[in-house]
């Protein structure tokens, strides 16, 4: 101090959430010790028990009783202690204190600061005076009477400090009337007077000085108590300013109300009461009503201003089962008093009583939730008392609870075999972790045993010096100072000793925000989550585990408040477009306001003074070992009072003054506004005339109108609405708005000179007027448009768009309604800040005849741009710059401008205007991409033109489907479907059914064991496979012995155990490599600069070019790279080497012929090697002097010469786990292997690819003629025999430019077929053979004879190709034992067309628009 969440990605705007503090908390694991605090927040709900208020015999009367002990007459005896005690009762003081609680109360109830000249006071002190004569009762106590009780009632008796008369009385009160002084003007004090008027109590102790005396009190005297008066303290009543919640969807309240005169009443002002009079009084500065709540000091949070809250402590205040009302007192309308009335609870003999924990405790309830029916008055306090002393759940302790704050502790060195173990692992190691054992130590707190404090001061008694009162050496009353005596906590706190690492860690978390990652489990299930959000089979988000990270006797979770939030913005927000400018104006209340000079002296600013209690909080000391606590000083306490000064500034008087604002005055323009008139165009109707059959209407119809005469044209008339052209981002107006002419009345702005008035201004909640278009009431009008309504149309529908027709409305008068995207989405007004260029209205000036011009100047009105501002886009002297005044609105989305209430209005409906519930986001701007039945530009067999299919037949091949034991999988738009598969009768074969095996069909290790071992394996079972085991029967290396044989380790080999093998199982959505596809389309991107806050843009766009981001020219760009092109290969030309198995021109030889054989040659073909050759190089036009592009020349080829291989970034979780490699799961007498046999061939049926045709450019026989390329030893296979063929038999020749597969086919000439289901077409069946091959039955190919089906050019639609291409002809090869209509490859003949880019389909580029980004 901030972070996370809206987008694909940015910036804003918001708004939610989180990280921090905090608590009277509470829950949930866990839980050693000790200080020091705190603990019903809820039902102000109900209370059992017991305690909390009593004390004074020195105010007064009376007075037990049990036990004890004694006498006696031994009884229901007396006495005496106990005892003047108990307990009661009269009286006095207290009980209004202290101690709970917050229901009520929005008020002078709290705060704070005044006043009280309008008051009071009981205990306290002071000071003045006084205490005198009398009198009658009465409780207790006795009899007595009613009652269940609880209580009462009557008769007697008695005392006081109890009650009641008189005395006397001041400076006290009342009432008369004076003087001074103050003064707040009412009156206060002070001084003197006159009348009236209120008093009283004694009690203890001493004592005989005074009276009086028998006592000794009636006397004195101390002390105490009463009386009166004044003061003092301290407390309290009453009043005042000011501050003190939230609703205006509470806007009017108020008859005692407001005032005043008289009367009452009070301690006291007063409507506090009352009677008469007046009619006043609050109140937008929020009355009146609603709701909700004790205020403060303070305490949480905050940099602070603030916001939240009022536990504990402490001030003030209410209240005590609810309501009410008094009484008694100095003080109460009284928590442990009365009285009524009310509810509830208990007692009852039913008549009637009797209670009040919101005192401490403690019960029940209620709740998430809050304790001991403790100890003690030893300490502070307080009541009474003359005091001992009593009484105190006030307090001071202890318990209980981790509730909260602080403080310690659970141990420390040292220790590497880096132990076991655990967990992970890429199998090496890592790591838990110097931890831990193991060795040396130390002893904190618990534990044990001993020791022991402060807290105690005073009071009393006892001895006592001094001092005061007194007549006193009486007495008391003050009291130094000595000693005794007092402790609830508690043998507590602190200390010494002993013993020993021993008794003592956990909760949270680990995807990001946030500090920490691994592995299993689990499969959108469980189950997490504050926000985001994790989870669908490899979860670092779910459960464990290991590790690790925070914190620590405590962790984490709800829950509440502040922060962070500048998200209510006074400090410190905004309103073109994100949420916000009211439709506009008039103007009331406020707010605010030009000179200048002078008063005041309210704000303002500065000095003193009093207050702002204590605690708290801060800053310094201090005591508890520290700390938390604690206490002592101090500082703040920004406040309010009250009082001296200053006079800028703000206010307020009195002057002043023009510049603000007006006013006269001369000009101007103008759809500004009202009402009266007047015009012409055009539409429709009406009449009449010409005219004849169609018109209108649309994409194209029809509805519709017209033969009863339409549209069309011509003349006349009639009504009613709107003002063409001027007409202009021109003008007026406050907006709404306003457009033909002319009169009339009329509001506003402008400009120019000068007068004058003298601040008269601005803005304006409330108010009031104005307000489009639709709508409403009433009458009127009605031509044309035209909601609704009705037909045709279009369409899957068509309550639309289109078309025919039409009411209401629109027009007018009056009146109502009050909103519009009422927009510049931009409130009003002043002032200041570069320009530049139009335009519309005036005015100077310079020319000038005049128009025009040019300059300058004030009003308006556009556009462009500086600096500034903006989130950007913009804005920009007409602000959205910079200030300063008013006003009005915002505060996340949605629910809603919704619902209720009020107000308006005839109604419609307007205005005013919520809540619950929901969601994490809603939204601006801009940015890259995508799409668009948006643009512009351009390619491309895409279209067009063209030529040939396919889409019907048959068939062959793939697929979907069904079927089936099984019909193994796999591929599905293009880019799957003659695809994997270059070849399923067995094998393949992975599928099924059946029989077999289980270290395995196959690898690699250990361990053990095996010479009749290994290998060869008869018979016999069996479909094979295996099963069986007769009978033969080895080898290699090193050792002994050697003569061989033999033998002994070891290899190999076998057998058996165990490790592992094995799997065409699954995931192609965990990869890997391989492919496909856009697509051989031209595009894909960096560095460095620049520009933008950024996302990102520039480059790469723009002007030309091209096949091409290929090149040029311009350019805040300059450069690269990956892609194009080119370098490669193959064809087309030439030259040169080279010449055999090819070739044969010339020159010989032989043959019937043929380089067929042979000499001989490399000239040509050809072979294969090196080279040239095309580069817009030449030229003309053309283009920007460029790229180039058209045309010609040459030349074998001209404009990348044909073709090939070559495929950017990247897309599509495209394809392949079934070619391979691989992770993770599955499986292990099987999902693995072996073996036969079946299947993959199946067949109502529905697609794709191809083959043959449907015939005459053909079909059939005869003859005849030219090819590349390619393949051959388990092969090619001549030729010769043989069969009608397929073949069959034999056998030269060639591992090949030699031999041989091989005939090349259309074609080319002659013959025949003559238009049909044929001499077209060949399926399909029959028979009969031939090859291949263990083996053709399911299920191979081919031959002959014989059969001879659809089918006559194919609907809708849809393919492929632009030249050696299309088409059509054969050839020939992988694969293969055999089996191509399919593949790959080769030549042979060999075309038509292409105007052109409007549309279709894809594609590149710019631009626009988007609410779309899993991107139409």
């Nucleotide at each position: 101090a901030g972070a996370g969440u809206u987008u694909g990605a940015u910036c804003c705007u918001g708004g939610c959430u989180c990280a921090g503090a905090a608590u009277g908390a509470a829950c949930g694991c866990u839980g050693g010790c000790g200080g020091c605090g705190u603990g019903c927040u809820u039902a102000a709900c109900a209370c059992a028990u017991g305690c909390a208020a009593g004390u004074c015999g020195a105010a007064c009367g009376a007075g037990a009783a049990a036990g004890c002990u004694u006498c006696u007459u031994u009884a229901u005896g007396g006495g005496g202690c106990a005892a003047g005690u108990a307990g009661a009762g009269u009286g006095g003081c207290g009980a209004a204190c202290g101690g709970g609680u917050g229901a009520g109360u929005a008020a002078c109830g709290c705060g704070u600061g005044g006043g009280u000249a309008a008051c009071c006071a009981a205990c306290c002190c002071c000071u003045a005076a006084a205490c005198u004569g009398g009198g009658g009762a009465u409780a207790a106590c006795c009899c007595u009477a009613c009652g269940a009780a609880a209580g009462u009632g009557g008769g007697g008796c008695u005392a006081a400090u109890a009650c009641c008369c008189g005395a006397u009385a001041a400076g006290g009160c009342u009432a008369c009337a004076g003087u001074a002084a103050c003064c707040a003007a009412g009156g206060u004090u002070a001084c003197a007077g006159u009348a009236g008027u209120a008093a009283a109590a004694g009690g203890u102790g001493g004592c005989c000085u005074c009276u009086g005396g028998u006592a000794c009190a009636a006397g004195c005297u101390a002390c105490u108590g009463u009386u009166u008066a004044g003061g003092g303290a301290u407390g309290g009543g009453c009043u005042c300013g000011c501050g003190u919640a939230c609703c205006a969807u509470u806007a009017g309240c108020u008859a005692g109300u407001u005032g005043g005169u008289a009367g009452g009443g009070u301690a006291a002002a007063g409507g506090c009461u009352c009677a008469c009079c007046a009619a006043g009084g609050c109140a937008a500065c929020g009355a009146u009503g609603g709701u909700u709540a004790g205020c403060u000091g303070g305490u949480c949070u905050g940099a602070g201003a603030g916001g939240a809250u009022g536990a504990u402590c402490a001030g003030c205040u209410a209240c005590a089962c609810u309501g009410g009302a008094a009484c008694u007192g100095a003080g109460a309308u009284a928590c442990g008093g009365u009285c009524c009335a009310g509810a509830c609870u208990c007692c009852u003999a039913c008549g009637g009583g009797a209670g009040g924990c919101a005192g401490c405790a403690g019960u029940g309830g209620g709740g998430a939730a809050u304790u001991u029916c403790g100890c003690g008055c030893a300490a502070u306090g307080g009541g009474g008392g003359a005091a001992a002393c009593c009484c105190u759940g006030a307090c001071g302790c202890a318990g209980c609870a981790a509730c909260g704050c602080c403080g310690c502790g659970u141990g420390a060195g040292u220790g590497a075999a880096g132990a076991a173990g655990g967990c992970c692992u890429u199998c090496g190691g890592g790591u838990c972790g110097u931890a831990a054992a193991g060795c040396u130590c130390u002893g904190u707190c618990a534990g044990g045993u001993g020791g022991a404090a402060a807290g105690a001061a005073g009071a009393u008694a006892u001895a006592a010096a001094a001092g005061g009162c007194a007549a006193a050496a009486a007495g008391g009353c003050u009291a130094a100072u000595a000693u005794a005596u007092u402790g609830a906590c508690g043998g507590u706190a602190c200390u010494a000793c002993c013993a020993g690492a021993g008794g003592a860690a956990g909760c949270a978390c680990c995807g990001g925000c946030c500090a920490a990652c691994u592995c299993c489990g689990u499969g959108c299930c469980a189950g997490c989550a504050g926000c985001c959000g994790c989870g669908g089979u490899a979860a670092u988000a779910c459960g464990g585990a290991g590790g690790g990270u925070g914190c620590a006797a405590g962790c984490g979770u709800u829950g509440u408040u502040c922060g962070g939030a500048a998200u209510u913005a006074u400090u410190g927000g905004g309103c073109g477009u994100a949420a916000a400018g009211a439709g506009c104006g008039u103007g009331u209340a406020g707010g605010c306001g030009g000179u200048u000079a002078g008063g005041u002296a309210a704000g303002u600013c500065a000095g003193a003074u009093g207050u702002g209690a204590a605690a708290g909080u801060c800053c310094u000391u201090g005591g508890c070992u520290c700390a938390a606590c604690c206490a002592a000083g101090g500082a703040a306490g920004u406040g309010c009072a009250u009082u001296u000064g200053a006079a800028a500034c703000u206010a307020u008087c009195u002057a002043u003054c023009u510049u603000g604002a007006g006013u006269a005055u001369a000009g101007a323009a103008g759809a500004g506004g009202a009402a009266g008139g007047u015009g012409g165009a055009a539409u429709u109707c009406c009449c009449a005339g010409u005219g004849u059959a169609g018109a209108g209407g649309u994409g194209a119809a029809a509805u519709u109108c017209g033969u009863a005469g339409a549209u069309a044209u011509u003349g006349g008339g009639a009504g009613g609405a709107a003002c063409a052209c001027c007409g202009g981002u021109g003008g007026c107006g406050a907006a709404g708005g306003c457009g033909a002419c002319c009169u009339u009345c009329u509001g506003g702005u402008c400009u120019g000179a000068u007068a004058c008035u003298g601040a008269c201004g601005c803005u304006g909640a409330g108010a009031c007027g104005c307000g489009a278009a639709a709508g409403c009431g009433u009458g009127g009008g009605g031509a044309g448009c035209a909601a609704a309504c009705a037909g045709g149309a279009u369409u899957a529908g068509a309550u639309a768009c289109c078309c025919u027709g039409g009411u209401a409305g629109u027009c007018c008068a009056c009146g109502c309604u009050g909103u519009a995207a009422a927009c510049g989405a931009u409130g009003g007004g002043c002032a200041c800040u570069a320009g530049g260029u139009g335009u519309a209205g005036g005015g100077g000036g310079u020319a000038u005849u005049a128009a025009a011009a040019c300059u300058u100047u004030c009003u308006g009105u556009g556009c462009c741009g500086a600096a500034g501002c903006u989130a950007a886009c913009g804005c920009a002297u007409u602000a959205a710059g910079u200030g300063c005044c008013c006003c009005g609105c915002c505060u996340g989305g949605g629910g809603a401008g919704u619902a209720c209430g009020a107000u308006c209005g005839c109604a419609a409906g307007a205005u005013u205007a919520a809540a619950a519930c929901u969601c994490a986001a809603a939204g601006g701007a801009a940015u890259u991409g995508a799409c668009g039945g948006g643009g512009g530009c351009c390619c491309g067999c895409a279209c067009a033109a063209g030529c040939g299919g396919u889409g019907g037949a048959g068939c062959a091949u793939g697929u979907g489907g069904u079927u089936u034991a099984a019909u193994u999988c796999g591929a599905c738009g293009c880019a799957a479907c003659g695809c994997g598969a270059a070849g399923a009768a067995c094998c393949u074969u992975a599928c099924c059914u059946g029989g077999g095996u289980u270290u395995g069909a196959c690898a690699u290790g250990u361990a053990a064991g095996u010479g009749g071992u290994a290998g060869u394996g008869a018979a016999c079972c069996g479909a094979a496979a295996g099963g069986g085991g007769a009978a033969c029967g080895a080898c290699c290396u090193a050792c002994u012995u050697u003569u061989u044989u033999a033998g002994u380790a070891g290899g190999a080999g076998c057998u058996u155990a165990c490790a592992c093998a094995g799997g065409u199982g699954c995931u192609g959505c965990a990869u890997g490599g391989c492919u496909g596809u856009c697509g051989u389309c031209a595009g894909c991107u960096c560095g460095u600069g620049u520009c933008g806050u950024g996302a990102g843009a520039u480059g790469u766009u723009g002007g030309g070019u091209u096949a091409a981001g290929u090149c040029c020219c311009g350019u805040a760009a300059c450069g690269a790279g990956c892609g194009c092109a080119a370098c490669c290969c193959c064809u087309g030309c030439u030259u040169c080497u080279a010449g055999u198995u090819g070739c044969c021109a010339u020159c010989g030889g032989g043959u019937a012929a043929a380089g067929c054989c042979u000499g001989g040659g490399c000239a040509c073909u050809c072979u294969a090697g090196a080279a040239g050759a095309a580069c817009u190089g030449c030229u003309g036009g053309u283009g920007u002097u460029a790229a180039g592009c058209c045309g010609g020349a040459g030349g074998a080829a001209g404009g990348u010469g044909g073709g090939g291989a070559u495929g950017a970034c990247g897309u599509c979780a495209a394809g392949u786990c079934c070619u391979c490699a691989u992770g993770g799961c599955c499986u292990u007498u099987a999902u693995g292997u072996c073996c036969a046999g079946g299947g993959c061939u199946a067949c109502a049926c529905a697609c794709g690819u191809g083959c043959u045709a449907c015939a005459a450019u053909g079909g059939u026989c005869g003859g005849u003629a030219c090819a590349g390329a390619g393949g051959g030893c388990a092969g090619c296979a001549a030729g010769c025999u043989u069969g009608c063929a397929a073949g069959a038999g034999u056998u030269a020749g060639c591992a090949a430019a030699u031999c041989u597969c091989a005939a090349a086919a259309a074609g080319c000439c002659g013959a025949u077929c003559u238009c049909a289901g044929u001499u077209c077409g060949g399926a399909u069946u029959g028979a009969a053979g031939u090859c291949u091959g263990c083996a053709a039955c399911u299920c191979g190919a081919c031959u002959u004879c014989a059969u001879g089906a659809a089918g006559c050019c194919g609907g809708a639609a849809u393919c492929g190709c632009u030249a050696g291409u299309a088409a059509u002809c054969a050839u020939g090869g992988a694969u293969c034992a055999g089996a191509a209509u399919g593949c790959c490859a080769u030549g042979g003949u060999g075309a038509a067309u292409a105007c052109g880019u409007u549309c279709c389909c894809g594609g590149g580029c710019c631009u626009u628009g988007u609410a779309c980004a899993c991107a139409c």
Predicted 3D model of a 1416-nucleotide RNA (small-subunit ribosomal RNA) from a metagenome. RNAcentral holds the sequence, with entries from SILVA.